[in-house]
RNA sequence: GGAAUCGUAGCUCAGAGGGAGAGCACCACCUUGACACGGUGGGGGUCGGAGGUUCGAUUCCUCUCGAUUCCACCA
Numbered sequence: 001g002g003a004a005u006c007g008u009a010g011c012u013c014a015g016a017g018g019g020a021g022a023g024c025a026c027c028a029c030c031u032u033g034a035c036a037c038g039g040u041g042g043g044g045g046u047c048g049g050a051g052g053u054u055c056g057a058u059u060c061c062u063c064u065c066g067a068u069u070c071c072a073c074c075a
Stems, first nucleotide, its partner, number of pairs: 001071007010024004018055001026042005048064005
């Protein structure tokens, strides 16, 4: 320098044009003598950033940033 994959909640990830979600974690309540387990409810997100397409973008396109991997170069 070229290419591929990935970036979504604190963590691990799903979702691939029209409600932003799951598990774990966190908070409250129920349950217990107390803890754990279990049950119910709740809080938490500029979907890496910018632009474009579209009536509408987490999703499609372009650029860019970051991570990982492969290839090339090695003066």